[in-house]
RNA sequence: UAGUUCGAUCCUGGCUCAGGAUGAACGCUGGCGGCGUGCUUAACACAUGCAAGUCGAACGAUUAACCCACCUUCGGGUGGUUAUAGAGUGGCGAACGGGUGAGUAACACGUGACCAACCUGCCCCAGACAUCGGGACAACCAUUGGAAACGAUGGCUAAUACCGAAUACUCUCUUCCUUCCCCAUGGUUGGAAGAGGAAAGCUCAGGCGGUCUGGGAUGGGGUCGCGGCCCAUCAGGUAGUAGGCGGGGUAACGGCCCACCUAGCUUAUGACGGGUAGCCGGACUGAGAGGUCGACCGGCCACAUUGGGACUGAGAUACGGCCCAGACUCCUACGGGAGGCAGCAGUGGGGAAUAUUGCGCAAUGGGGGCAACCCUGACGCAGCAACGCCGCGUGCGGGAUGAAGGCUUUCGGGUUGUAAACCGCUUUCAGCAGGGAUGACAUCGACAGUACCUGCAGAAGAAGCCCCGGCUAACUACGUGCCAGCAGCCGCGGUAAUACGUAGGGGGCGAGCGUUAUCCGGAUUCAUUGGGCGUAAAGCGCGCGCAGGCGGGCUUGCAAGCGGGGCCUUUAAUCUUGGGGCUUAACCUCAAGUCGGGUUCCGAACUGCAAGCCUCGAGUGUGGUAGGGGAAGGCGGAAUUCCCGGUGUAGCGGUGGAAUGCGCAGAUAUCGGGAAGAACACCGAUGGCGAAGGCAGCCUUCUGGGCCAUUACUGACGCUGAGGCGCGAAAGCUGGGGGAGCGAACAGGAUUAGAUACCCUGGUAGUCCCAGCCGUAAACGAUGGAUACUAGGUGUGGGGGAAUCUCUUCUUCCGUGCCGCAGCUAACGCAUUAAGUAUCCCGCCUGGGGAGUACGGCCGCAAGGCUAAAACUCAAAGGAAUUGACGGGGGCCCGCACAAGCAGCGGAGCAUGUGGCUUAAUUUGAAGCAACGCGAAGAACCUUACCAGGGCUUGGCAUUUAGGUGAAGCCGCGGAAACGCGGUGGCCGAAAGGAGCCUAAACAGGUGGUGCAUGGCUGUCGUCAGCUCGUGUCGUGAGAUGUUGGGUUAAGUCCCGCAACGAGCGCAACCCUUGCUCUGUGUUGCCAGCAUUAAGUUGGGGACUCGCAGAGGACUGCCGGCGUCAAGCCGGAGGAAGGUGGGGACGACGUCAAGUCAUCAUGCCCCUUACGUCCUGGGCUGCACACGUGCUACAAUGGUCGGAACAGCGGGAUGCCACCUCGCGAGAGGGAGCGGAUCCCCCAAAUCCGGCCCCAGUUCGGAUUGUAGGCUGAAACCCGCCUGCAUGAAGUCGGAGUUGCUAGUAAUCGCGGAUCAGCAUGCCGCGGUGAAUGCGUUCCCGGGCCUUGUACACACCGCCCGUCACACCACCCGAGUCGUCUGCACCCGAAGCCGCCGGCCCAACCUUGCGAGGGAGGCGUCGAAGGUGUGGAGGGUGAGGGGGGUGAAGUCGUAACAAGGUACCC
Repeated sequence: UAGUUCGAUCCUGGCUCAGGAUGAACGCUGGCGGCGUGCUUAACACAUGCAAGUCGAACGAUUAACCCACCUUCGGGUGGUUAUAGAGUGGCGAACGGGUGAGUAACACGUGACCAACCUGCCCCAGACAUCGGGACAACCAUUGGAAACGAUGGCUAAUACCGAAUACUCUCUUCCUUCCCCAUGGUUGGAAGAGGAAAGCUCAGGCGGUCUGGGAUGGGGUCGCGGCCCAUCAGGUAGUAGGCGGGGUAACGGCCCACCUAGCUUAUGACGGGUAGCCGGACUGAGAGGUCGACCGGCCACAUUGGGACUGAGAUACGGCCCAGACUCCUACGGGAGGCAGCAGUGGGGAAUAUUGCGCAAUGGGGGCAACCCUGACGCAGCAACGCCGCGUGCGGGAUGAAGGCUUUCGGGUUGUAAACCGCUUUCAGCAGGGAUGACAUCGACAGUACCUGCAGAAGAAGCCCCGGCUAACUACGUGCCAGCAGCCGCGGUAAUACGUAGGGGGCGAGCGUUAUCCGGAUUCAUUGGGCGUAAAGCGCGCGCAGGCGGGCUUGCAAGCGGGGCCUUUAAUCUUGGGGCUUAACCUCAAGUCGGGUUCCGAACUGCAAGCCUCGAGUGUGGUAGGGGAAGGCGGAAUUCCCGGUGUAGCGGUGGAAUGCGCAGAUAUCGGGAAGAACACCGAUGGCGAAGGCAGCCUUCUGGGCCAUUACUGACGCUGAGGCGCGAAAGCUGGGGGAGCGAACAGGAUUAGAUACCCUGGUAGUCCCAGCCGUAAACGAUGGAUACUAGGUGUGGGGGAAUCUCUUCUUCCGUGCCGCAGCUAACGCAUUAAGUAUCCCGCCUGGGGAGUACGGCCGCAAGGCUAAAACUCAAAGGAAUUGACGGGGGCCCGCACAAGCAGCGGAGCAUGUGGCUUAAUUUGAAGCAACGCGAAGAACCUUACCAGGGCUUGGCAUUUAGGUGAAGCCGCGGAAACGCGGUGGCCGAAAGGAGCCUAAACAGGUGGUGCAUGGCUGUCGUCAGCUCGUGUCGUGAGAUGUUGGGUUAAGUCCCGCAACGAGCGCAACCCUUGCUCUGUGUUGCCAGCAUUAAGUUGGGGACUCGCAGAGGACUGCCGGCGUCAAGCCGGAGGAAGGUGGGGACGACGUCAAGUCAUCAUGCCCCUUACGUCCUGGGCUGCACACGUGCUACAAUGGUCGGAACAGCGGGAUGCCACCUCGCGAGAGGGAGCGGAUCCCCCAAAUCCGGCCCCAGUUCGGAUUGUAGGCUGAAACCCGCCUGCAUGAAGUCGGAGUUGCUAGUAAUCGCGGAUCAGCAUGCCGCGGUGAAUGCGUUCCCGGGCCUUGUACACACCGCCCGUCACACCACCCGAGUCGUCUGCACCCGAAGCCGCCGGCCCAACCUUGCGAGGGAGGCGUCGAAGGUGUGGAGGGUGAGGGGGGUGAAGUCGUAACAAGGUACCC
């Protein structure tokens, strides 16, 4: 930089990615070379071999071999020279080199100083010296113990082994004198006296050694300053502790050790304790500052099985030495012994994981030696490992028909792809052959016949891994179907997956590529560089104040900070730069450079320090002033309650409504009197005071602070403030009082599904006072304190000044509000009372949850408070603002939304649809409104999709190809039919053939799936008035503005205003119909007048009706009023119609993954002798039941009988059917007209007139059933309609609830049509008769606009909380229990040092002893391991208990988000 919180936005904030790195590991793969690197784990255990020896020029004895001499018993022996070997005495080395990182938080390390407080073998320089003696012990021999390891005793012997004496200076010590010097002790020069101290020889005669002293070099020892981890949930630690005096000890200082004395020492600048850790040069990363690491290489330290100890030595408290103790392993004759790979290899084990039991001392280096030489798992090389870095190769050029194959495809093609084939060329590396180094200085080469050179053959032997949804470079197909799987984060997968698997293609890197782990980076996400704290995490509730930090003006000095120069140091390597060497690079190498520390000189602006001065900060004095500031005491009235008395009577009280409660024993109400406690109405405020909490009737006393004025005094006395101390609402606690009202708990009454609540009636603690605790609050301005600066305006409280001296005005200081500029802010907002600009100090934050919790500590009587984690879990949690949606939020306004009415539904019977049930099947879709008389404008067969049975398989139908053909059709038979069998039988033709049929193959076919893959169409919100755009403007942005506002409208309709101006889709209008008139035209329509008839029948007429075609008319145009001189509204006139005249068509952006794959179309999937297709029969009509929509009724505004009257829309040829005849009728038989303003359907019915019925389950009602018929149709059994006769069920107006309708409407009455052979209570239309009501917008429903709240955005059918139940996970407590580390006390006490004793033993000296000295041995202090007791710390485990987290659709409720339905919260 990017991804990820959201519908979108900005911010905060975490998580995650891309980079680099590694001693790595794992997966797949693997050609060569160079240079490096390679047990990070069990400091676990180790078989075997090797890793430290060497010197004969220190020594004695022995010994192989050659030669010489002598002797010889010829076997050989002796001696000598040269010289070999093993052991011993002796010397040097073994303290180096090599390994490891357990321990160690320490002067261990780094760095810089110091040692006047020290040592230093071998090496170098200088000076001096080496004289005289002595006694032993190994080896060896003999004897002897033991299994062994290993000894014991006696005897012999040499030395550069050991001892004595001499000599010795500049050596050491003691005493004294003296010179010079230092930071203290002190050092140093010269001198005197006394005391003490050396030595070793060998030899090749060259040399190698020995002793003392001084110096050097090297190596070491010690001390100090500074520096570098975590935890304060480790806050006090400490008895040799701190110091002194004296002594011991050491190379040396020192409590290092001891005796005595003193009581100190250390710590918030982090002691002590716990955890972790070897430290550094450096390595990795990073722009840097930093962060992390300490493999390899180099320096230092520590360790060597664990613990302790000393010896030897120049040096060790000793990796391949010793002693002791422990554990372990091995040997054993059971008596005893042996051992220590964290050397090199190697083995087992552990582990994700790390190599050969190789070659050589050729080089470099080390030890010994005079040297030759010996030793050297140091080292040099080789082996193994892509473990890392670097280099090289796997070929190069040409080559289009763009081959084949693969993949894909819209079937045309595209892609793989110049890629291949093919042609030409080259040969690095590997291979084969020949030559063949440097590394070496005379000899000597492990590497190694290696590097390198030359030649030969042939493209020949040599490519994989990861990825392709976004971040992030690279896309398609198939398979799979929330499965299998992927995943770093976001997230993919539920049938069209660029995200899984495979393939093709592509991208990246390449002998590697990915993954995992870890570190740095990105992360400015601990912020010094470089962050924050009003609301996101974050200001301590408030003050006082120690330490600390910071601090006004002037002058002088100092030089700590600061700046500059010089010097020392900063090992080498590393790093950077520039060179050089391997063909290049990695690698190696040369030179230069870099930081830090110390020291010295110079400077003096700033900070600091010292001294002196100043007054503006701060304080004091003086004079005023306001105030619910605090404490104590006293006083007052109103109200409530209680008590007493009076009046008075039946209720009071309480609520949404009630009830509990109180009241006839007299309440409530009212009057009078009294008691008690608590709180102080009005004033009162947005106002005052206080540090905060907080403070309110009035008075008195005591007392704190502020402000103003004055400018006399002090002279920086200041600011902040970790710890600390104090104050600190309410509730709560302890003790004692008090107790009127209120009132947790509790009780009762209600409410409710429940109601442990909200409401009501009671009521205890408490509320009040005194004393003492508690110490917390949304203790908030969610804003720490101080100082200075930076536009204003307007209120208000306190004080002062000036003008006017009346009102008033101006000005100044302090306080307290509002608005507002710059500036700031993510925005909201803040804005001289800052959240602006700066300085100082303090506090606090670092994702959400777990959790302000656990444990620990401190405080508290308790409640609890303060301090304060982790495991685990999530990819977010959040802030502000935006647009919506929603609200049992608000405002405005509509709608048959309510209300007002009328008629219904819900009850009955029936019809019809649906659910359910049933069934072989009861095909299917539709599902709140917006499914349910819906798709279906018509299921007996058909339809038909369902079921049963019977058949067919290129199929009933289409196209193409190939082949064949007396095919199709007709007739007969069988069959339920489809179909099968038999017979018969050719068409067109321009003569090629075609049609038809059969066979075969492509294919047909599917009402099979997916309406959540789709088109189209439709429903719905809703005929609601809305939905948007361009430009401009505002805002970081989402967005806003416009579209809001004031009016108005049916309307975003119009007007006015306005940072908007315009525009589009909607509204309206244009269209159809209806209402009026006119014009034209009159047949099939009409008939006023004239003729005529039974009849507009005919002649005639165009006037009228009507039809058709067109025109006019209505526009708030006119008048009045209202209104903003507007839009418009109200009223009126005229008019057939008046403010959209009525009705229709017309449905914005969008919503519902709404409906439809079964109208049609269509992607994909599925079936293919079947999920296709044909046929017969059945089913879709099935019936305990439930619902929707209807019809008919329940009757008298009616029923019934008779008579009489008036429509309109439409339809008609397989049709409508006049008229006639028959039939009670449905209808039948004849039969004219009409493709229709002509004929027919077609008598309209309600209505009117008259008769009967007389309130009854009826002359209401017609279900049901019986029977007789009619019609359609192959066919009315399942399962049609109609008619006659008979039958005569329920039903007497319908619970909760619910529907329609505002006028030619509802209601009521009939008529027509589509579908249709037949079938209508349904649907679509038509006309007849023809109402009631509308106060109004509180309420219900739906909608529009504005506004408000929001934790909603799948948008309230939202979100979301807690218990319970289940599963899993981590944690806390827990009777305990197990082992680890550790403190203290005591016991035992090894080895060993030291001290004492030393009766036993002893070669050197003196001497002959009872000597000096030494030793064994004994005792003592200390002392490891061990034991006992008692504490502490952390860990494992633990019945059970506790909360927490997570989990799919579990249970109970509904707490929160809207006024969340009782505002929420602390």